[in-house]
């Protein structure tokens, strides 16, 4: 220099005008219990979306339900060790695959417990399979140098070779045989089992034994292991206000209340349909497993300590619109001593809180920084 890999940050700046929302201050009006309340009165002031606020896919806090006991059903997860409030997330490592490498990818338990499934092709698709081929015997027939040879048929043997397929039941060589075959042997590969060494462990390396040779699929049923009670801020609590009942079902042989059963508690009403009313306020509510910096421990995720910082809380939903200056970047033209310079134009993506946090996934115009790898050149 070129190409590539990984990690992190940022997500326009300043000013003006007019608006919107919460809160605070002043003031006005109204109400009464006379120092409080209300106002869709006025004036002023502070603050006012995000890295994903998104999807709502996981996990937790918080709240209520029997403080959640047993079984069943169901769901999720699945190498090992760690991190964490927790996780299906993260970190490190192992194994397998890809890349020259940095590094990346893996829904990574069990197919040697059982069941199922595999289009088309094919003889045969899982207790393999005789279509061609090879071999033996018998019968027929043709030839013959009388040893046999060819052709056809029948009965059998054979998984070496061919053929079909995504996939055909280890590989190479030798022995063996009528021809063949782990049928036997050597080596290699796989599997199982035993042992040694290293490692917390997944596992790695080395050695012995056994011809054991076992296909794929579990985001098919299933098996094993681990985890999970349910519903959700429309949770829940308080206040104010309105209304009208009717019909059916069940119930002290226990309804209803926790979802299928049991258990425990409770103890008289409950459920459904039609009809009627309201659809207001306060609270929960925003400072939290929060962030920045430093330091210590740790390979890291992360944790301890110190210090500093923070300020939406709306309720059908405010956080905006316009203008000016600048501006990252892009395009066009001119110029050049090829480094640039001058002028003009455009000029910001994806998107938007609704109880709160940790993740994941997805969208995104661009810009900035750091580390590493490969190739080539120069010193």
């Nucleotide at each position: 220099a070129u190409g590539g890999g990984c990690c992190g940050g940022u997500g326009g700046a300043c000013g003006g005008u007019u608006g919107c929302g919460u809160c605070c201050c002043g003031u006005g009006u109204c109400g009464c219990g006379u120092g409080c309340g209300a106002c869709a009165g006025c004036g002023g002031g502070c603050c006012g979306a995000g890295g994903a606020a998104c999807g709502u896919c996981c996990g937790g806090g918080c709240u209520c339900c029997g403080c959640a006991g047993g079984g069943g059903a169901g769901a999720a997860c699945g190498g090992u060790g760690g991190a964490u409030a927790a996780c299906g997330u993260c970190c490190a490592c192992c194994c397998g695959g890809g890349g020259c490498a940095a590094c990346c990818c893996g829904c990574g338990a069990g197919a040697a417990a059982g069941u199922g499934c595999a289009a088309c092709a094919g003889a045969g698709a899982g207790u393999a399979g005789a279509c061609c081929g090879c071999c033996u015997g018998c019968a027929g027939u043709g030839g013959u140098u009388c040893g046999c040879c060819g052709c056809c048929g029948c009965a059998g043997g054979u998984a070496a070779g061919g053929c079909u397929g995504a996939a055909a039941g280890g590989g190479u060589g030798g022995g063996g045989u009528a021809a063949g075959a782990g049928c036997c042997c050597a080596c290699c590969g796989g599997c199982g089992u035993c042992c040694g060494u290293g490692g917390u462990g997944a596992c790695a390396c080395g050695g012995g034994c056994g011809g054991c040779c076992a296909g794929g699929u579990a985001a098919a049923c299933c098996u094993c292991g681990u985890u999970c009670g349910g519903a959700g801020c429309a949770a829940g609590g308080c206040c104010a206000g309105a209304c009208a009942g009717c019909a059916g079902a069940c119930g002290a042989u226990g309804a209803c209340g926790c979802g299928c059963c049991c258990c425990g508690c409770c103890g008289a009403g409950u459920c459904u349909g039609c009809g009627g009313g309201u659809g207001g306020g306060c609270u929960g509510c925003u400072a939290g497993a929060g962030g920045g910096c430093g330091u210590c421990g740790g390979c890291a995720a992360c944790g301890g300590c110190g210090u500093c910082c923070c300020g939406a809380g709306a309720u059908a939903g405010a956080u905006a619109a316009c203008c000016g200056u600048c501006g990252a970047a892009g395009c066009c033209g001119g110029u050049u001593u090829c480094g640039g310079c001058c002028g003009g134009c455009u000029g910001g993506a994806c998107a938007g809180a609704a109880c709160c946090c940790g993740g994941c996934g997805u969208a995104c115009a661009g810009c900035c920084g750091g580390c590493c790898c490969a190739u080539u050149c120069c010193c």